[in-house]
């Protein structure tokens, strides 16, 4: 320099263009003498970032940035 994947809650991941959820962390409750396990419920996301399309985009186009992987 080419070309490709990947980018989404703390972590690991999901989501036919039509309310962005799972599991694990956490914090509170119940259950126990106490701890673990084990139930329940909260907390947490401007979906890398900028723009287009479209009544509607995490999803499609277009720059862009970061990583990782191939060719040279």
């Nucleotide at each position: 320099g080419c070309g490709a994947a990947a980018g989404u809650g703390g972590c690991u991941c999901a989501a036919u263009g039509g309310u962005a959820g799972a599991g694990c962390a956490u914090u509170g409750c119940c259950u126990u003498c106490c701890c673990a396990a084990g139930g329940c419920a909260a907390c947490g996301g401007u979906u890398g970032c900028g723009a287009g399309u479209u009544c509607g985009a995490g999803u499609c186009u277009c720059g862009u940035c970061u990583u990782u992987c191939g060719c040279u």

The RNA shown here (transfer RNA) has 72 nucleotides and comes from an uncultured Clostridia bacterium. Its Rfam family is "tRNA". Rfam classes the family as a transfer RNA.